Small-subunit ribosomal RNA from an uncultured bacterium, 1523 nucleotides, folded computationally. Rfam family: Bacterial small subunit ribosomal RNA. Rfam links the family to the GO terms structural constituent of ribosome and ribosome. The sequence is in RNAcentral, with records from ENA and SILVA. The prediction has a mean pLDDT of 84.
RNA sequence: AGAGUUUGAUCCUGGCUCAGAAUGAACGCUGGCGGCGUGCUUAACACAUGCAAGUCGUACGAGAACUCUUUAGCUUGCUAAAGAUAGUAAAGUGGCGCACGGGUGAGUAACGCGUGGGUAAUCUACCUUCGAAUCGGGGAUAACAUUGCGAAAGCGAUGCUAAUACCGGAUAAUAUCUCAAAACCAUCUGGUUUUGAGAUCAAAAAUGGCCUCUACAUGUAAGCUGUUGUUUGGAGAUGAGCCCGCGUACCAUUAGCUUGUUGGUAGGGUAAUGGCCUACCAAGGCAACGAUGGUUAGCUGGUCUGAGAGGAUGAUCAGCCACACUGGAACUGACACACGGUCCAGACUCCUACGGGAGGCAGCAGUGAGGAAUUUUGCGCAAUGGGGGAAACCCUGACGCAGCAACGCCGCGUGAGUGAUGAAGGCCCUCGGGUCGUAAAGCUCUGUCAAGUGGGAAGAAAAUGUAAAAUGUUAAUACCAUUUUUCACUGACGGUACCACUGAAGGAAGCACCGGCUAACUCCGUGCCAGCAGCCGCGGUAAUACGGAGGGUGCAAGCGUUAUUCGGAAUUAUUGGGCGUAAAGGGCGCGUAGGCGGCCUUUUAAGUCAGAUGUGGAAGCCUUGGGCUUAACCCAAGAAGUGCAUUUGAAACUGUCAGGAUUGAGUCGUGCAAGGGAGGGCGGAAUUCCUGGUGUAGCGGUGAAAUGCGUAGAUAUCAGGAGGAAGGCCGGUGGUGAAGACGGCCCUCUAGGCAAUGACUGACGCUGAGGCGCGAAAGCGUGGGUAGCAAACAGGAUUAGAUACCCUGGUAGUCCACGCCCUAAACGGUGCGUACUAGGUGUGGGUGGCGAUAGUCAUCCGUGCCGUAGGGAAACCAUUAAGUACGCCGCCUGGGGAGUACGGCCGCAAGGUUAAAACUCAAAGAAAUUGACGGGGGCCCGCACAAGUGGUGGAGCAUGUGGUUUAAUUCGACGCUACGCGCAAAACCUUACCUGGGCUUGACAUGUUAGUAGUAGUGAACCGAAAGGGGAACGAUUCCUAGCAAUAGGAAAGCUAUCACAGGUGCUGCAUGGCUGUCGUCAGCUCGUGCCGUGAGGUGUUGGGUUAAGUCCCGCAACGAGCGCAACCCUCAUCCUCUGUUGCCCUUAACGGGGAUCUCUGAGGAAACUGCCGGCGAAGAGCCGGAGGAAGGUGGGGAUGACGUCAAGUCCGCAUGGCCCUUAUGCCCAGGGCUACACACGUGCUACAAUGGUAGAUACAGAGGGUGGCCAAACCGCGAGGUGGAGCCAAUCCCACAAAGUCUAUCUAAGUUGGGAUCGGAGUCUGCAACUCGACUCCGUGAACCUGGAAUCGCUAGUAAUCGUGGAUCAGCACGCCACGGUGAAUACGUUCCCGGGCCUUGUACACACCGCCCGUCACACCACGAAAGUCUGCUGUACCCGAAGUAGGCGAGCUAACCCGCAAGGGAAGCAGUCUCCUAAGGUAUGGCCGGUAAUUGGGGUGAAGUCGUAACAAGGUAACC
Repeated sequence: AGAGUUUGAUCCUGGCUCAGAAUGAACGCUGGCGGCGUGCUUAACACAUGCAAGUCGUACGAGAACUCUUUAGCUUGCUAAAGAUAGUAAAGUGGCGCACGGGUGAGUAACGCGUGGGUAAUCUACCUUCGAAUCGGGGAUAACAUUGCGAAAGCGAUGCUAAUACCGGAUAAUAUCUCAAAACCAUCUGGUUUUGAGAUCAAAAAUGGCCUCUACAUGUAAGCUGUUGUUUGGAGAUGAGCCCGCGUACCAUUAGCUUGUUGGUAGGGUAAUGGCCUACCAAGGCAACGAUGGUUAGCUGGUCUGAGAGGAUGAUCAGCCACACUGGAACUGACACACGGUCCAGACUCCUACGGGAGGCAGCAGUGAGGAAUUUUGCGCAAUGGGGGAAACCCUGACGCAGCAACGCCGCGUGAGUGAUGAAGGCCCUCGGGUCGUAAAGCUCUGUCAAGUGGGAAGAAAAUGUAAAAUGUUAAUACCAUUUUUCACUGACGGUACCACUGAAGGAAGCACCGGCUAACUCCGUGCCAGCAGCCGCGGUAAUACGGAGGGUGCAAGCGUUAUUCGGAAUUAUUGGGCGUAAAGGGCGCGUAGGCGGCCUUUUAAGUCAGAUGUGGAAGCCUUGGGCUUAACCCAAGAAGUGCAUUUGAAACUGUCAGGAUUGAGUCGUGCAAGGGAGGGCGGAAUUCCUGGUGUAGCGGUGAAAUGCGUAGAUAUCAGGAGGAAGGCCGGUGGUGAAGACGGCCCUCUAGGCAAUGACUGACGCUGAGGCGCGAAAGCGUGGGUAGCAAACAGGAUUAGAUACCCUGGUAGUCCACGCCCUAAACGGUGCGUACUAGGUGUGGGUGGCGAUAGUCAUCCGUGCCGUAGGGAAACCAUUAAGUACGCCGCCUGGGGAGUACGGCCGCAAGGUUAAAACUCAAAGAAAUUGACGGGGGCCCGCACAAGUGGUGGAGCAUGUGGUUUAAUUCGACGCUACGCGCAAAACCUUACCUGGGCUUGACAUGUUAGUAGUAGUGAACCGAAAGGGGAACGAUUCCUAGCAAUAGGAAAGCUAUCACAGGUGCUGCAUGGCUGUCGUCAGCUCGUGCCGUGAGGUGUUGGGUUAAGUCCCGCAACGAGCGCAACCCUCAUCCUCUGUUGCCCUUAACGGGGAUCUCUGAGGAAACUGCCGGCGAAGAGCCGGAGGAAGGUGGGGAUGACGUCAAGUCCGCAUGGCCCUUAUGCCCAGGGCUACACACGUGCUACAAUGGUAGAUACAGAGGGUGGCCAAACCGCGAGGUGGAGCCAAUCCCACAAAGUCUAUCUAAGUUGGGAUCGGAGUCUGCAACUCGACUCCGUGAACCUGGAAUCGCUAGUAAUCGUGGAUCAGCACGCCACGGUGAAUACGUUCCCGGGCCUUGUACACACCGCCCGUCACACCACGAAAGUCUGCUGUACCCGAAGUAGGCGAGCUAACCCGCAAGGGAAGCAGUCUCCUAAGGUAUGGCCGGUAAUUGGGGUGAAGUCGUAACAAGGUAACC
């Protein structure tokens, strides 16, 4: 730092997704150790049990027991007493504490929090310090005792008693209050200090010690003294209260809120200000700079992320706040309206004797529940801290530790070295090998962790006690306090950290991923199945994407997944985006608030800038050091903390104050142009209607028609009249207006603009949220009007349908007046204003100069076109900007859902405006490019049409195909480009199919191992349809070694058996090679370099001509080149030369002989090139005509097929990957089938006849083939053919008579003397064999068919048509195929149309490319949402009722110790119970509002491989589209 994904490709816009970091996490798999942290995010749900706040006897009274000892009685285990226990335990009065510490985040949008200030408006227990004091009395009360009630909790009565409990009194100040005066200070009230006078207010003691003074005279008390406490002041410290500035979430689909409300006066209340409360007075206060309402939320330091700015978050730690079952309330107290206090109400749980009571884990553990999910009912007060105490000490689930959990961070280990027969084994393999892999084994070492044994810290120092000393106090060497020293005591963790030793490589590696993004590849299985997936997307038989394996990559005691946050995302843009066409300029103006604002000079210092001061808590982050072996972690110091406040200064800029000027803006006067607006009047043309005339059969309308009108007289035409609407020509990218919009002429009223010029005002300006006004058409209301046109509607057509397009009619409406509506593709798709930035050329309105009066030059305003720079994704824009800047407003943030729902506002309604969400997709989109396509355009070509000619389609037959049938009818080919195609030959064979019979290393190949010697080979009987089985009998051979030889051994060949393997016309032509078809013998297809473009790409190859041709020429940012075209090749046509046998010519009866002119044969040459002439063409290329020539403009024909397209065809020609079969899907054999036959189609043959048939006679080819062959003459047969065998390996012989043609005769228009199918009979030939199933011959038979519907095919000259001939295949079989010659036409005006093709251009929403794309209803399934009679929660408002506890106030006849009066009785003061009043929680009644749940039914929306109906859009989309 980026990447993937829209497209055939490109660029842009734009969303989605990924790579990173993080977490209080959870889940899956796995799991060795340690350190440091962290651990209910959910139900502020409910809680069993234990513990979490007590302490003080140096405040006070009272005061046990168990047990032990002694004594007494003495039934020796009981009673009693004394002492110890013990002034102890427990309880009580009293003091202090319990408001801290600990938990939680429900509430709270607030002075709650943060930050900075204020308090002259305040308080502060304990603590520190400085003063003063601590005198003298009184009456009660708990405990306790006795007793009553109650189940209990608890409550009561009587009696006794103490205090540092309570209450008077004395004294008292620099305390408080009042009055008077003064000084200083100050920030509005005032504050501080001083002086004088008056009034008021205190207390409590406990304990230690001593004898200096006094008394008794030991010693103790008065006394003295120490410590602690108490009272009252001052100051401090700490903590708290209150107030203020600023900051602090979302919704405007929450716009108005408020009556104690806002302020004042007086009073009350509080520690204290204040409507905090009350009474009275006034009518204010808040709000678009967001009040009120609603939703959500504890806030912060910080944490995570980020380059930063920001964004998200608020666990652990720290600060503040709030809460303590829910709601309310006060008491006590320095502090509470109080987590482990009280009272009341409510819900819940528990106890109960049913009368009544008890409780509050959001303390630590723990339980249940909820949940994806979060620990032990542990140890200790040793440390730190807190409470009490004089202290010892006690208490402390704060805290310190331990336990559980890979939850996180950090560290360590699971060994190291060597080791190649690259072991075995796995996997892959092209079978050679490669890889796991130095990995293992083996050898040599080491010893971290874990295990065992042994040792073993620091954390501990205070306090306290003991002993000693010093100092202080004091009368004092006492006590006490302080300091110093000595010794003693104290460890939960824990026998832990750490150390040493022992043995031992021994106990310790997994998880995810491997198509791209993204590091990492193969095999097998599966076969759109199973599955994967973050996005794109994989899987339909060769899956690097699924599952497994091997291998690899990454991280590692973890690894992945899920969830969430930030980042990437400049994708909310302050840094740092946009708005003509991608989302986005308001329809237009006027104008309020607001924002912004020209020149000069002063003032000030709010903004701004600089310095200083305070603050910005600690922790954290960062830097530097230090401590744990390192790190995490911890400690110390520094820096930072961009902020806030105060203060000092500066004065340029912005603001403020004041003054001035004129250029911005405006005013007045002059001139000009105009469909600017409003009202009134007038006029002509045309349509229609009415009246009358003329006139007669049609008119009208269309693609064609019909409806309609017309003999009751239309249309047409003439005259007259009526009425309404609209304004021809001029008329123009011309004018005016802000926009909508405005068009005959005249009049009246009225707005704005421009030009030139002078004067005046003196910044008066720009923009403009809300607001106000205007605003096409359609629509609405009321009243008019209505000629034409014309939604709806009716009819006629069209059509498969036609609720349309077309036609005939026709009502609202269109018009006027008044009032609404308020929207448009209201568009320049471009907000307004100002300034600046090359030009050129038109046009409208002015003015000025010159002038020859034609014009020309200059300038201002408007309106067009072209174009430079610049901009832009591009196309394009370009002084009328989409350029460069500034100011202000509006608007946008993926597509769909949706400009929809709900709510609000507006409207008579229609509807408008404002304006979401759920859900769903990975795109939607802009511009441009290349193609393809168009019922777009232009140019051009082709037997493409047209012009001709002959066919097919109808008949019969042949042949191929489909279908059907069958045991099988083998397989392939399917528009053109399958169908007389593979098949240039299916009776067997072929043959692949079927039935049946057989064989199993096989019909065929190579190799291995073993065996075999009467072996190989021949192979008789016998079974059999054959194959096959069976084996009598006969019976060999080669080489090497040893040997004389016999023979032995080995090898070859063969056989038998085994193993590898053979074999497969089995599958996949969509795994392939090769070959082929087709577009198409169409003229195209590309490349290099250069240039243009961000790029795809373009240019070249386009253009003007020309050609059969991208053929050639010219031009040109192109210049060249390649594959194609053409030519080179073959053949035919002319001539020449050469060659002459078997050919030719002459001769001959024939053999034979001769010749070299011609035909011919086959070699070589010549010839044709627009070469020549004329014309056309600017020139050229070339075209037209002509001459010559056998041939003339590629002379005819052939061969030759560019880049590519169709997943075209072929695995059954061959080759070949993979898969499948292996006593069978292989091989052999017999028979059958491929030849079937209601039918349909293709291709052919023969015909339908007289241009003919039949019969007879007769003429002329070319090219081929022939030895398992062609076969002559002759003879036989009606014939097919037979006999026969001459000749010929061929210019020699044979096939082999060519036929149409010509001549003659006949037939005479008919199903015939046309036509020959079919069938019967008899034959011939081939062949082992013609039954299924051959061809031919003869005799007989003699069908359909009389020229063929829609439709469709071939052919442009030696062509079509017609006629015969030959060949391949082949034993035989040809109407097919291939080739050959004979006879031999017609027509082409032309390119409008059909088909195909080429080039250019245009549109496109197509790119699988129009056989494309795509829209809507309906039907089905699912999903979310809206409406809805109702119904049910929750929150909340208003009115009223009731009203607990409690504060306050009133009353207080009942009750009352302290004080006062009084001898007393009694009274007073002061209170208490009780009661009343105000307020008030919960509750209730009534009635509203809001959010939500649910609901019969209903509405649209979305999604869903192959449903229905149509075809709306994209091309002129077939009626241009759209608003």